[in-house]
RNA sequence: GCCGGUGUAGCUCAGCGGCAGAGCGCCCGCCUUGUAAGCGGGGGGUCAACGGUUCAAUCCCGUUCACCGGCU
Repeated sequence: GCCGGUGUAGCUCAGCGGCAGAGCGCCCGCCUUGUAAGCGGGGGGUCAACGGUUCAAUCCCGUUCACCGGCU
RNA backbone atom coordinates (compact mmCIF):
# COMPACT_ATOMS: atom_id res chain seq x y z
P G A 1 -0.61 3.64 3.59
O5' G A 1 -0.83 2.75 2.31
C5' G A 1 -0.67 3.34 1.02
C4' G A 1 -0.69 2.26 0.00
C3' G A 1 -1.93 1.37 0.00
O3' G A 1 -2.98 1.95 -0.75
C1' G A 1 0.00 0.00 0.00
P C A 2 -4.49 1.66 -0.41
O5' C A 2 -4.73 0.15 -0.85
C5' C A 2 -4.70 -0.21 -2.23
C4' C A 2 -4.90 -1.70 -2.37
C3' C A 2 -6.12 -2.27 -1.66
O3' C A 2 -7.32 -2.09 -2.40
C1' C A 2 -4.25 -3.60 -1.18
P C A 3 -8.73 -1.99 -1.61
O5' C A 3 -8.96 -3.47 -1.06
C5' C A 3 -9.15 -4.54 -1.96
C4' C A 3 -9.31 -5.85 -1.20
C3' C A 3 -10.33 -5.83 -0.07
O3' C A 3 -11.66 -5.95 -0.52
C1' C A 3 -8.36 -6.88 0.67
P G A 4 -12.84 -5.32 0.32
O5' G A 4 -12.97 -6.31 1.56
C5' G A 4 -13.36 -7.65 1.38
C4' G A 4 -13.18 -8.45 2.65
C3' G A 4 -13.91 -7.95 3.88
O3' G A 4 -15.29 -8.29 3.89
C1' G A 4 -11.71 -8.51 4.47
P G A 5 -16.30 -7.40 4.70
O5' G A 5 -16.00 -7.80 6.21
C5' G A 5 -16.20 -9.12 6.67
C4' G A 5 -15.71 -9.25 8.10
C3' G A 5 -16.34 -8.30 9.10
O3' G A 5 -17.61 -8.72 9.54
C1' G A 5 -14.00 -8.35 9.41
P U A 6 -18.71 -7.68 9.98
O5' U A 6 -18.16 -7.13 11.37
C5' U A 6 -18.03 -8.00 12.49
C4' U A 6 -17.31 -7.30 13.62
C3' U A 6 -17.91 -5.99 14.08
O3' U A 6 -19.01 -6.17 14.96
C1' U A 6 -15.58 -5.75 13.84
P G A 7 -20.12 -5.02 15.05
O5' G A 7 -19.39 -3.81 15.80
C5' G A 7 -18.82 -4.00 17.09
C4' G A 7 -18.18 -2.71 17.57
C3' G A 7 -19.14 -1.55 17.78
O3' G A 7 -18.82 -0.81 18.96
C1' G A 7 -17.42 -0.93 16.28
P U A 8 -19.58 -1.13 20.32
O5' U A 8 -21.09 -0.90 19.93
C5' U A 8 -21.64 0.41 19.87
C4' U A 8 -23.11 0.39 20.22
C3' U A 8 -23.44 -0.23 21.58
O3' U A 8 -23.24 0.69 22.64
C1' U A 8 -24.89 -1.12 19.94
P A A 9 -22.73 0.11 24.03
O5' A A 9 -23.94 0.37 25.05
C5' A A 9 -24.22 1.70 25.51
C4' A A 9 -24.62 1.69 26.96
C3' A A 9 -23.63 0.99 27.88
O3' A A 9 -23.55 1.69 29.13
C1' A A 9 -25.75 -0.01 28.09
P G A 10 -22.31 2.65 29.33
O5' G A 10 -21.20 1.72 30.01
C5' G A 10 -19.99 2.28 30.57
C4' G A 10 -19.32 1.27 31.45
C3' G A 10 -19.11 -0.08 30.77
O3' G A 10 -17.87 -0.10 30.07
C1' G A 10 -20.18 -0.40 32.86
P C A 11 -17.76 -0.87 28.64
O5' C A 11 -17.70 -2.40 29.01
C5' C A 11 -16.59 -2.94 29.72
C4' C A 11 -16.81 -4.41 30.00
C3' C A 11 -17.20 -5.25 28.78
O3' C A 11 -16.05 -5.67 28.06
C1' C A 11 -18.69 -5.70 30.56
P U A 12 -16.24 -6.03 26.48
O5' U A 12 -17.16 -7.33 26.48
C5' U A 12 -16.68 -8.57 26.99
C4' U A 12 -17.70 -9.65 26.77
C3' U A 12 -18.29 -9.71 25.37
O3' U A 12 -17.44 -10.38 24.47
C1' U A 12 -20.03 -9.85 26.95
P C A 13 -17.62 -10.14 22.87
O5' C A 13 -19.20 -10.10 22.79
C5' C A 13 -19.85 -10.20 21.56
C4' C A 13 -21.27 -10.61 21.87
C3' C A 13 -22.28 -10.25 20.80
O3' C A 13 -22.22 -11.21 19.76
C1' C A 13 -23.17 -9.72 22.92
P A A 14 -22.97 -10.87 18.37
O5' A A 14 -24.47 -11.16 18.82
C5' A A 14 -25.52 -10.68 18.05
C4' A A 14 -26.83 -11.08 18.69
C3' A A 14 -28.03 -10.59 17.89
O3' A A 14 -28.34 -11.51 16.86
C1' A A 14 -28.32 -9.97 20.13
P G A 15 -28.24 -11.03 15.33
O5' G A 15 -29.43 -9.96 15.23
C5' G A 15 -30.73 -10.30 15.71
C4' G A 15 -31.49 -9.04 16.06
C3' G A 15 -31.64 -8.03 14.93
O3' G A 15 -32.78 -8.36 14.16
C1' G A 15 -30.99 -6.93 16.93
P C A 16 -32.68 -8.71 12.59
O5' C A 16 -31.92 -7.44 12.03
C5' C A 16 -32.56 -6.51 11.23
C4' C A 16 -31.95 -6.49 9.82
C3' C A 16 -32.78 -7.22 8.74
O3' C A 16 -33.27 -6.26 7.81
C1' C A 16 -30.49 -7.93 8.72
P G A 17 -34.61 -6.39 7.28
O5' G A 17 -35.10 -4.95 7.79
C5' G A 17 -34.42 -3.78 7.35
C4' G A 17 -34.91 -2.62 8.14
C3' G A 17 -36.42 -2.59 8.33
O3' G A 17 -36.72 -1.89 9.53
C1' G A 17 -35.76 -0.77 7.02
P G A 18 -37.74 -2.63 10.60
O5' G A 18 -38.63 -1.41 11.12
C5' G A 18 -38.03 -0.35 11.88
C4' G A 18 -39.02 0.74 12.23
C3' G A 18 -40.18 0.33 13.13
O3' G A 18 -40.66 1.51 13.74
C1' G A 18 -41.04 0.92 11.06
P C A 19 -40.52 1.79 15.19
O5' C A 19 -39.39 0.81 15.85
C5' C A 19 -38.81 1.22 17.04
C4' C A 19 -39.72 0.95 18.21
C3' C A 19 -38.99 0.73 19.54
O3' C A 19 -39.02 1.95 20.30
C1' C A 19 -40.37 -1.15 19.05
P A A 20 -37.83 2.94 20.15
O5' A A 20 -36.64 2.08 20.74
C5' A A 20 -35.83 1.43 19.87
C4' A A 20 -35.29 0.13 20.45
C3' A A 20 -35.16 0.03 21.99
O3' A A 20 -36.32 -0.55 22.53
C1' A A 20 -33.08 -0.40 20.96
P G A 21 -36.37 -1.04 24.12
O5' G A 21 -35.77 -2.51 24.03
C5' G A 21 -35.28 -3.14 25.19
C4' G A 21 -34.84 -4.55 24.84
C3' G A 21 -34.02 -5.25 25.91
O3' G A 21 -34.87 -5.87 26.87
C1' G A 21 -32.93 -5.44 23.83
P A A 22 -34.29 -6.19 28.36
O5' A A 22 -33.42 -7.49 28.13
C5' A A 22 -34.02 -8.72 27.73
C4' A A 22 -32.98 -9.80 27.54
C3' A A 22 -32.05 -10.03 28.74
O3' A A 22 -32.67 -10.87 29.70
C1' A A 22 -30.76 -9.89 26.76
P G A 23 -32.27 -10.73 31.23
O5' G A 23 -30.82 -11.37 31.33
C5' G A 23 -30.62 -12.76 31.11
C4' G A 23 -29.13 -13.08 31.10
C3' G A 23 -28.35 -12.53 32.29
O3' G A 23 -28.45 -13.38 33.43
C1' G A 23 -27.21 -11.99 30.30
P C A 24 -28.52 -12.74 34.86
O5' C A 24 -27.06 -12.14 35.11
C5' C A 24 -25.94 -13.01 35.24
C4' C A 24 -24.64 -12.25 35.13
C3' C A 24 -24.43 -11.12 36.12
O3' C A 24 -24.02 -11.58 37.41
C1' C A 24 -23.81 -10.39 33.97
P G A 25 -24.49 -10.76 38.69
O5' G A 25 -23.81 -9.32 38.53
C5' G A 25 -22.38 -9.16 38.68
C4' G A 25 -21.98 -7.75 38.34
C3' G A 25 -22.63 -6.65 39.17
O3' G A 25 -22.00 -6.48 40.43
C1' G A 25 -22.72 -6.06 36.89
P C A 26 -22.85 -5.98 41.68
O5' C A 26 -23.35 -4.53 41.27
C5' C A 26 -22.44 -3.44 41.17
C4' C A 26 -23.18 -2.15 40.87
C3' C A 26 -24.35 -1.85 41.80
O3' C A 26 -23.91 -1.24 43.01
C1' C A 26 -25.03 -1.54 39.57
P C A 27 -24.70 -1.57 44.38
O5' C A 27 -26.06 -0.77 44.22
C5' C A 27 -26.10 0.64 44.22
C4' C A 27 -27.52 1.15 44.03
C3' C A 27 -28.57 0.53 44.96
O3' C A 27 -28.57 1.13 46.23
C1' C A 27 -29.36 0.52 42.75
P C A 28 -29.10 0.25 47.51
O5' C A 28 -30.67 0.11 47.25
C5' C A 28 -31.51 1.24 47.30
C4' C A 28 -32.95 0.86 47.01
C3' C A 28 -33.51 -0.28 47.83
O3' C A 28 -33.91 0.09 49.14
C1' C A 28 -34.07 -0.58 45.58
P G A 29 -33.88 -1.03 50.33
O5' G A 29 -35.10 -1.98 49.97
C5' G A 29 -36.44 -1.49 50.02
C4' G A 29 -37.39 -2.48 49.40
C3' G A 29 -37.49 -3.83 50.06
O3' G A 29 -38.30 -3.83 51.22
C1' G A 29 -37.36 -4.11 47.73
P C A 30 -38.09 -4.94 52.37
O5' C A 30 -38.57 -6.29 51.66
C5' C A 30 -39.92 -6.48 51.31
C4' C A 30 -40.14 -7.85 50.70
C3' C A 30 -39.66 -9.01 51.54
O3' C A 30 -40.61 -9.37 52.55
C1' C A 30 -38.94 -9.30 49.31
P C A 31 -40.10 -9.90 53.95
O5' C A 31 -39.37 -11.27 53.63
C5' C A 31 -40.09 -12.38 53.11
C4' C A 31 -39.14 -13.50 52.72
C3' C A 31 -38.14 -13.91 53.78
O3' C A 31 -38.72 -14.81 54.72
C1' C A 31 -37.03 -13.62 51.73
P U A 32 -38.57 -14.56 56.29
O5' U A 32 -37.01 -14.83 56.49
C5' U A 32 -36.47 -16.12 56.27
C4' U A 32 -34.98 -16.14 56.55
C3' U A 32 -34.55 -15.48 57.85
O3' U A 32 -34.70 -16.38 58.94
C1' U A 32 -33.15 -14.74 56.08
P U A 33 -35.37 -15.84 60.33
O5' U A 33 -34.29 -14.84 60.92
C5' U A 33 -34.65 -13.89 61.94
C4' U A 33 -33.39 -13.26 62.50
C3' U A 33 -32.43 -12.72 61.49
O3' U A 33 -32.78 -11.40 61.11
C1' U A 33 -31.25 -14.06 63.01
P G A 34 -32.70 -11.01 59.52
O5' G A 34 -31.14 -11.00 59.24
C5' G A 34 -30.30 -9.99 59.78
C4' G A 34 -28.85 -10.31 59.53
C3' G A 34 -28.49 -10.55 58.08
O3' G A 34 -28.29 -9.33 57.39
C1' G A 34 -27.55 -12.24 59.40
P U A 35 -28.58 -9.30 55.77
O5' U A 35 -27.39 -10.14 55.15
C5' U A 35 -26.05 -9.63 55.18
C4' U A 35 -25.08 -10.66 54.66
C3' U A 35 -25.35 -11.21 53.26
O3' U A 35 -24.94 -10.33 52.23
C1' U A 35 -24.80 -13.00 54.71
P A A 36 -25.75 -10.34 50.84
O5' A A 36 -25.37 -11.77 50.23
C5' A A 36 -24.04 -12.02 49.76
C4' A A 36 -23.87 -13.49 49.43
C3' A A 36 -24.79 -14.03 48.35
O3' A A 36 -24.32 -13.76 47.05
C1' A A 36 -24.81 -15.49 50.19
P A A 37 -25.39 -13.49 45.86
O5' A A 37 -26.22 -14.85 45.73
C5' A A 37 -25.58 -16.05 45.25
C4' A A 37 -26.52 -17.22 45.40
C3' A A 37 -27.87 -17.08 44.73
O3' A A 37 -27.83 -17.42 43.35
C1' A A 37 -28.18 -17.81 46.95
P G A 38 -28.73 -16.61 42.31
O5' G A 38 -30.22 -16.88 42.78
C5' G A 38 -30.77 -18.20 42.73
C4' G A 38 -32.16 -18.22 43.33
C3' G A 38 -33.12 -17.18 42.77
O3' G A 38 -33.73 -17.63 41.57
C1' G A 38 -33.20 -17.13 45.12
P C A 39 -34.12 -16.54 40.44
O5' C A 39 -35.36 -15.77 41.06
C5' C A 39 -36.55 -16.45 41.34
C4' C A 39 -37.55 -15.53 42.02
C3' C A 39 -37.78 -14.19 41.34
O3' C A 39 -38.66 -14.27 40.25
C1' C A 39 -37.46 -13.85 43.64
P G A 40 -38.49 -13.26 39.04
O5' G A 40 -39.04 -11.91 39.63
C5' G A 40 -40.41 -11.77 39.99
C4' G A 40 -40.67 -10.42 40.62
C3' G A 40 -40.22 -9.20 39.85
O3' G A 40 -41.11 -8.84 38.81
C1' G A 40 -39.56 -8.96 42.07
P G A 41 -40.53 -8.09 37.49
O5' G A 41 -40.14 -6.65 38.04
C5' G A 41 -41.17 -5.73 38.45
C4' G A 41 -40.58 -4.55 39.17
C3' G A 41 -39.68 -3.63 38.36
O3' G A 41 -40.41 -2.73 37.53
C1' G A 41 -38.69 -4.03 40.44
P G A 42 -39.70 -2.15 36.21
O5' G A 42 -38.59 -1.17 36.78
C5' G A 42 -38.96 -0.02 37.55
C4' G A 42 -37.74 0.73 38.03
C3' G A 42 -36.79 1.21 36.95
O3' G A 42 -37.24 2.43 36.36
C1' G A 42 -35.56 0.20 38.68
P G A 43 -36.78 2.81 34.87
O5' G A 43 -35.32 3.40 35.07
C5' G A 43 -35.13 4.58 35.85
C4' G A 43 -33.65 4.76 36.17
C3' G A 43 -32.75 4.88 34.94
O3' G A 43 -32.74 6.21 34.43
C1' G A 43 -31.82 3.37 36.48
P G A 44 -32.56 6.43 32.86
O5' G A 44 -31.12 5.82 32.55
C5' G A 44 -29.94 6.42 33.08
C4' G A 44 -28.72 5.59 32.73
C3' G A 44 -28.56 5.31 31.26
O3' G A 44 -27.92 6.40 30.60
C1' G A 44 -28.29 3.31 32.49
P G A 45 -28.52 6.99 29.23
O5' G A 45 -28.01 5.97 28.13
C5' G A 45 -26.64 5.55 28.08
C4' G A 45 -26.21 5.31 26.66
C3' G A 45 -26.57 6.42 25.68
O3' G A 45 -25.52 6.68 24.79
C1' G A 45 -27.56 4.37 25.01
P U A 46 -24.88 8.21 24.66
O5' U A 46 -25.35 8.79 23.27
C5' U A 46 -26.74 8.79 22.91
C4' U A 46 -26.92 9.58 21.63
C3' U A 46 -26.30 8.95 20.38
O3' U A 46 -27.20 7.99 19.86
C1' U A 46 -25.78 11.28 20.46
P C A 47 -26.98 7.19 18.51
O5' C A 47 -25.86 6.17 19.09
C5' C A 47 -24.79 5.69 18.31
C4' C A 47 -24.79 4.16 18.35
C3' C A 47 -24.40 3.55 17.02
O3' C A 47 -23.19 2.83 17.17
C1' C A 47 -26.33 2.50 17.98
P A A 48 -22.22 2.48 16.02
O5' A A 48 -21.03 3.51 16.29
C5' A A 48 -20.65 3.81 17.65
C4' A A 48 -19.54 4.82 17.63
C3' A A 48 -19.78 6.00 16.71
O3' A A 48 -20.55 7.01 17.34
C1' A A 48 -17.66 5.10 16.27
P A A 49 -21.61 7.85 16.47
O5' A A 49 -20.67 8.80 15.60
C5' A A 49 -19.84 9.77 16.24
C4' A A 49 -19.08 10.55 15.19
C3' A A 49 -19.92 11.10 14.06
O3' A A 49 -20.55 12.31 14.41
C1' A A 49 -18.03 10.03 13.17
P C A 50 -21.99 12.67 13.73
O5' C A 50 -21.65 13.09 12.24
C5' C A 50 -20.83 14.23 11.97
C4' C A 50 -20.41 14.25 10.52
C3' C A 50 -21.53 14.18 9.51
O3' C A 50 -22.18 15.43 9.31
C1' C A 50 -19.82 12.69 8.88
P G A 51 -23.76 15.39 8.89
O5' G A 51 -23.75 14.83 7.40
C5' G A 51 -23.29 15.65 6.34
C4' G A 51 -23.09 14.86 5.07
C3' G A 51 -24.33 14.25 4.43
O3' G A 51 -25.11 15.19 3.70
C1' G A 51 -22.59 12.66 4.42
P G A 52 -26.70 14.88 3.50
O5' G A 52 -26.76 13.61 2.54
C5' G A 52 -26.30 13.71 1.19
C4' G A 52 -26.33 12.37 0.52
C3' G A 52 -27.70 11.72 0.35
O3' G A 52 -28.42 12.25 -0.75
C1' G A 52 -26.13 10.10 1.10
P U A 53 -30.02 12.14 -0.72
O5' U A 53 -30.33 10.57 -0.86
C5' U A 53 -30.07 9.87 -2.07
C4' U A 53 -30.54 8.46 -1.95
C3' U A 53 -31.98 8.28 -1.53
O3' U A 53 -32.87 8.42 -2.62
C1' U A 53 -30.61 6.80 -0.29
P U A 54 -34.19 9.28 -2.48
O5' U A 54 -35.05 8.46 -1.44
C5' U A 54 -35.49 7.14 -1.73
C4' U A 54 -36.09 6.49 -0.53
C3' U A 54 -37.15 7.31 0.20
O3' U A 54 -38.42 7.23 -0.42
C1' U A 54 -35.65 6.33 1.76
P C A 55 -39.27 8.57 -0.58
O5' C A 55 -39.74 8.88 0.92
C5' C A 55 -40.28 10.16 1.26
C4' C A 55 -40.86 10.12 2.65
C3' C A 55 -39.93 9.57 3.71
O3' C A 55 -39.08 10.58 4.22
C1' C A 55 -42.02 8.49 3.89
P A A 56 -37.52 10.20 4.46
O5' A A 56 -37.62 9.12 5.66
C5' A A 56 -37.99 9.55 6.96
C4' A A 56 -38.18 8.35 7.87
C3' A A 56 -36.93 7.48 8.06
O3' A A 56 -36.11 8.01 9.08
C1' A A 56 -38.83 6.13 7.61
P A A 57 -34.51 7.94 8.85
O5' A A 57 -34.15 6.40 8.92
C5' A A 57 -34.49 5.65 10.09
C4' A A 57 -33.40 4.63 10.40
C3' A A 57 -32.05 5.27 10.74
O3' A A 57 -31.37 4.45 11.67
C1' A A 57 -31.84 3.95 8.82
P U A 58 -31.27 4.77 13.17
O5' U A 58 -30.27 3.67 13.77
C5' U A 58 -28.88 3.93 13.80
C4' U A 58 -28.10 2.64 13.83
C3' U A 58 -28.15 1.85 12.54
O3' U A 58 -27.16 2.30 11.63
C1' U A 58 -28.51 0.43 14.42
P C A 59 -27.53 2.34 10.05
O5' C A 59 -27.88 0.83 9.64
C5' C A 59 -26.90 -0.20 9.79
C4' C A 59 -27.54 -1.53 9.51
C3' C A 59 -28.03 -1.71 8.10
O3' C A 59 -27.76 -3.01 7.61
C1' C A 59 -29.81 -2.00 9.64
P C A 60 -26.52 -3.26 6.62
O5' C A 60 -27.02 -2.49 5.31
C5' C A 60 -27.73 -3.17 4.27
C4' C A 60 -27.91 -2.26 3.08
C3' C A 60 -26.70 -1.40 2.72
O3' C A 60 -25.77 -2.12 1.94
C1' C A 60 -28.63 -0.05 2.72
P C A 61 -24.21 -1.80 1.99
O5' C A 61 -24.09 -0.44 1.20
C5' C A 61 -24.33 -0.39 -0.20
C4' C A 61 -24.07 1.00 -0.73
C3' C A 61 -22.76 1.64 -0.31
O3' C A 61 -21.67 1.21 -1.09
C1' C A 61 -24.51 3.19 0.00
P G A 62 -20.20 1.17 -0.46
O5' G A 62 -19.80 2.71 -0.40
C5' G A 62 -19.64 3.45 -1.59
C4' G A 62 -19.31 4.89 -1.28
C3' G A 62 -18.14 5.11 -0.33
O3' G A 62 -16.88 5.01 -0.99
C1' G A 62 -19.95 6.47 0.31
P U A 63 -15.60 4.51 -0.18
O5' U A 63 -15.25 5.76 0.74
C5' U A 63 -14.82 6.98 0.13
C4' U A 63 -14.74 8.08 1.16
C3' U A 63 -13.88 7.78 2.38
O3' U A 63 -12.49 7.97 2.13
C1' U A 63 -15.92 8.69 3.09
P U A 64 -11.42 7.12 2.95
O5' U A 64 -11.51 7.74 4.42
C5' U A 64 -11.18 9.11 4.64
C4' U A 64 -11.52 9.52 6.06
C3' U A 64 -10.91 8.66 7.16
O3' U A 64 -9.56 8.99 7.42
C1' U A 64 -13.19 9.02 7.63
P C A 65 -8.56 7.90 7.99
O5' C A 65 -9.08 7.70 9.49
C5' C A 65 -9.05 8.78 10.43
C4' C A 65 -9.65 8.35 11.75
C3' C A 65 -9.10 7.06 12.33
O3' C A 65 -7.86 7.25 12.98
C1' C A 65 -11.45 7.05 12.48
P A A 66 -6.81 6.03 13.05
O5' A A 66 -7.49 5.03 14.12
C5' A A 66 -7.64 5.45 15.48
C4' A A 66 -8.37 4.38 16.26
C3' A A 66 -7.81 2.96 16.11
O3' A A 66 -6.68 2.75 16.95
C1' A A 66 -10.16 2.92 15.88
P C A 67 -5.57 1.66 16.47
O5' C A 67 -6.25 0.24 16.69
C5' C A 67 -6.59 -0.19 18.01
C4' C A 67 -7.46 -1.41 17.96
C3' C A 67 -6.91 -2.60 17.19
O3' C A 67 -5.96 -3.35 17.94
C1' C A 67 -9.16 -2.26 16.58
P C A 68 -4.85 -4.20 17.14
O5' C A 68 -5.69 -5.39 16.47
C5' C A 68 -6.32 -6.37 17.28
C4' C A 68 -7.06 -7.38 16.42
C3' C A 68 -6.27 -8.01 15.30
O3' C A 68 -5.41 -9.04 15.75
C1' C A 68 -8.37 -7.37 14.48
P G A 69 -4.06 -9.38 14.87
O5' G A 69 -4.61 -10.08 13.55
C5' G A 69 -5.22 -11.35 13.62
C4' G A 69 -5.83 -11.72 12.29
C3' G A 69 -4.89 -11.76 11.10
O3' G A 69 -4.08 -12.92 11.07
C1' G A 69 -6.88 -10.66 10.49
P G A 70 -2.66 -12.91 10.27
O5' G A 70 -3.08 -12.88 8.73
C5' G A 70 -3.75 -14.00 8.16
C4' G A 70 -4.17 -13.68 6.73
C3' G A 70 -3.05 -13.27 5.77
O3' G A 70 -2.33 -14.37 5.28
C1' G A 70 -4.88 -11.79 5.54
P C A 71 -0.79 -14.21 4.84
O5' C A 71 -0.89 -13.31 3.53
C5' C A 71 -1.50 -13.79 2.36
C4' C A 71 -1.52 -12.73 1.28
C3' C A 71 -0.18 -12.12 0.92
O3' C A 71 0.56 -12.94 0.04
C1' C A 71 -1.77 -10.40 1.19
P U A 72 2.17 -12.93 0.05
O5' U A 72 2.54 -11.46 -0.45
C5' U A 72 2.26 -11.07 -1.78
C4' U A 72 2.55 -9.59 -1.97
C3' U A 72 3.96 -9.16 -1.60
O3' U A 72 4.91 -9.45 -2.62
C1' U A 72 2.40 -7.63 -0.69

The RNA shown here (transfer RNA) has 72 nucleotides and comes from a Ktedonobacteraceae bacterium. The organism belongs to Ktedonobacteraceae, within Bacteria. RNAcentral records the identical sequence in 2 taxa. Rfam family: tRNA. Rfam's curators write: Transfer RNA (tRNA) molecules are approximately 80 nucleotides in length. Its mean pLDDT, the model's own confidence on a scale to 100, is 84.